[in-house]
RNA sequence: ACUCGACCGGGCGAGUAUAAACAGGAUUCAGGCCCGGUGCGUCUCCGGGAAGCCCCGGAGGGUAUCA
Numbered sequence: 001a002c003u004c005g006a007c008c009g010g011g012c013g014a015g016u017a018u019a020a021a022c023a024g025g026a027u028u029c030a031g032g033c034c035c036g037g038u039g040c041g042u043c044u045c046c047g048g049g050a051a052g053c054c055c056c057g058g059a060g061g062g063u064a065u066c067a
Stems, first nucleotide, its partner, number of pairs: 001016005006038006025066003032040001043060007
């Protein structure tokens, strides 16, 4: 300097051309490392599609506690 941990900004952390991870204080949660925003993923309900795997749309919510 770049890449990565959903995206943007910041934090924390890792790697070096790869995109992962036993890291990211501890535990917890389906809820992704954290905060703000987004509501991508995730969860509940309703409707529809498909031979089936599964897919589409709508409504609602949107980890928690401690240091």
The RNA shown here (Pistol ribozyme) has 67 nucleotides. It matches the Rfam family "Pistol ribozyme". The literature on the family includes a 2015 paper in Nat Chem Biol by Weinberg et al., "New classes of self-cleaving ribozymes revealed by comparative genomics analysis".